[in-house]
Context: one part of a larger RNA
RNA sequence: GAUUGAACGCUGGCGGCAUGCCUAACACAUGCAAGUCGAACGGUAACGCGAAGAGCUUGCUCUUUGGCGACGAGUGGCGGACGGGGGAGGAAUGCAUAGGGAUCCUGCCUUUUAGUGGGGGACAACAUGUGGAAACGCAUGCUAAUACCGCAUACGCCCUACGGGGGAAAGCGGGGGAUCUUCGGACCUCGUGCUAAAAGAUGAGCCUAUGUCAGAUUAGCUAGUUGGUAGGGUAAAGGCCUACCAAGGCAACGAUCUGUAGCUGGUUUGAGAGAAUGAUCAGCCACACUGGGACUGAGACACGGCCCAGACUCCUACGGGAGGCAGCAGUGGGGAAUAUUGCACAAUGGGCGCAAGCCUGAUGCAGCAAUGCCGCGUGUGUGAAUAAGGCCUGCGGGUUGUAAAGCACUUUCAGUGGGGAGGAAGGCCCUAGGGUUAAUAACCCUGAGUCUUGACGUAACCUACAGAAGAAGCACCGGCUAACUCCGUGCCAGCAGCCGCGGUAAUACGGAGGGUGCGAGCGUUAAUC
Numbered sequence: 001g002a003u004u005g006a007a008c009g010c011u012g013g014c015g016g017c018a019u020g021c022c023u024a025a026c027a028c029a030u031g032c033a034a035g036u037c038g039a040a041c042g043g044u045a046a047c048g049c050g051a052a053g054a055g056c057u058u059g060c061u062c063u064u065u066g067g068c069g070a071c072g073a074g075u076g077g078c079g080g081a082c083g084g085g086g087g088a089g090g091a092a093u094g095c096a097u098a099g100g101g102a103u104c105c106u107g108c109c110u111u112u113u114a115g116u117g118g119g120g121g122a123c124a125a126c127a128u129g130u131g132g133a134a135a136c137g138c139a140u141g142c143u144a145a146u147a148c149c150g151c152a153u154a155c156g157c158c159c160u161a162c163g164g165g166g167g168a169a170a171g172c173g174g175g176g177g178a179u180c181u182u183c184g185g186a187c188c189u190c191g192u193g194c195u196a197a198a199a200g201a202u203g204a205g206c207c208u209a210u211g212u213c214a215g216a217u218u219a220g221c222u223a224g225u226u227g228g229u230a231g232g233g234u235a236a237a238g239g240c241c242u243a244c245c246a247a248g249g250c251a252a253c254g255a256u257c258u259g260u261a262g263c264u265g266g267u268u269u270g271a272g273a274g275a276a277u278g279a280u281c282a283g284c285c286a287c288a289c290u291g292g293g294a295c296u297g298a299g300a301c302a303c304g305g306c307c308c309a310g311a312c313u314c315c316u317a318c319g320g321g322a323g324g325c326a327g328c329a330g331u332g333g334g335g336a337a338u339a340u341u342g343c344a345c346a347a348u349g350g351g352c353g354c355a356a357g358c359c360u361g362a363u364g365c366a367g368c369a370a371u372g373c374c375g376c377g378u379g380u381g382u383g384a385a386u387a388a389g390g391c392c393u394g395c396g397g398g399u400u401g402u403a404a405a406g407c408a409c410u411u412u413c414a415g416u417g418g419g420g421a422g423g424a425a426g427g428c429c430c431u432a433g434g435g436u437u438a439a440u441a442a443c444c445c446u447g448a449g450u451c452u453u454g455a456c457g458u459a460a461c462c463u464a465c466a467g468a469a470g471a472a473g474c475a476c477c478g479g480c481u482a483a484c485u486c487c488g489u490g491c492c493a494g495c496a497g498c499c500g501c502g503g504u505a506a507u508a509c510g511g512a513g514g515g516u517g518c519g520a521g522c523g524u525u526a527a528u529c
Base pairs, nucleotide, nucleotide: 001529002528003527004526006525007524008523009522010521013376014375015374016373017372018371019369020368021334026332027331028330030329031328032327035078036077037076040075041074043071044070047069048068049067050065051064052063053062054061055060056059085287087285094212095211096210097209098208099207100206105203109200110199111198112197113196114195115194116193117151119149120148126141127140128139129138130137131136157166158165159164171192172191173190174189175188176187179186180185213259214258215257220250221249222248225247226246227245228244229243230242231241232240262284263283264282265281266277267276268275269274289310290309291308292307293306312323313322314321315320340366342365343364344363348362349360350359351358352357379409380408381407382406389400390399391398392397413470415465416464417463418462419461423456426452427451429449431447432446433445434444435443473518474517475516476515477514478499479498480497484513485512486511487510488509494501495500
């Protein structure tokens, strides 16, 4: 000199954009943060409509009814493995770079091929009974499905001793002219699902090489250890695991041990080499009260899932139960120190759904903080009696100082009033053309039209009004280092980054006048280069 996720002191007008627990991975009250689908299913607790009945006060009340819109609880599907958080652990199963193929997995998505036939038995919900303080159950009975299980079929598929053997499925919704009909439908068609297989895309797993902090006051370490055979296991290679056999493997090019640490793109500084660092943003890793374990699933050994053990907190009828903010806010504590128990799903994105839509503390915004960067303002011109006052003085004067006052202007920003884009793409309805079709239904694609969707937001921006009106401080002035005098003090009080000042004329302490530097900031402290 530059820099900071800074803090402290003094001061503080506005706006934009960023950033904001670096400490206790300490403990957490409360609310919210992951649901959705009735176009899979049986149904109907609540709400609304319709229908029927009853009462009457004649337009209300009550009852019944899944008929309709819908829908609590339940079965079922998909999603809760994403998104969000903090960095404890880990010096290598990590990360970075460059490769590999032992061979392997991949839900949703895209392309292609083949199919989607015919049956069965349950379990929730529900009803009844019953246990428990509660959490939560138990028994019996009934029932549906895209839940579950056989059978049939098998172009691809799997196993094979090459003879053969094995293996699948599910429906749902819209529309309809003939024909048939038990009046339910069959049938035709469209859409969407389902099954098997091939390929792609995406994602993930695995392996190799090189690099990756300090300590030798850590010198030897290792028995599943190193390799082989066989088997098991995995989606997959492998001591990954087991049995047997051999005795190997690593190390002064630092093994082992100890300490420290998330890694990287980057960031800061520097001419560079380098050094330091890893907040925000992005990629990867590991973690979710502590330790262990598996289940489900395409994917987890799973933050807001399960089981066991432990510590802690809470409830209890003492028998037994409940919980996990390193999600967003917020509380206590720790600390020099770090924000609101806000608004909205309007946009972007995600989950579910045919869709409408629902959910979304992701996200978009707002609030607080000069924490940082950037921009603007606190007026402009004129004005010498060089006013008064202050300070100094050699008493003549000098300086503050064109500074003020006065006069003439302007109105940025803030204030008040009026107007006012863009962020909105879409969506419902209606309709034209095309596709599909037996079809002018329906559905899909491309257009036209009406209506309609904004948290921010009393916002951006434009304009009118009034009046200089509302808006300057902080540090320093001995040298380094830009900037000097007076008074007080008297090695005292004090200053100080280094040299050093102060013991009676201190440009170095304290105050004042003046000056210098920066300026909504200025200094100090801490830290890095």
Predicted 3D model of a 529-nucleotide part of an RNA (small-subunit ribosomal RNA, 5' domain) from an uncultured prokaryote.
The full RNA is in RNAcentral, with records from ENA.
Rfam family: Bacterial small subunit ribosomal RNA.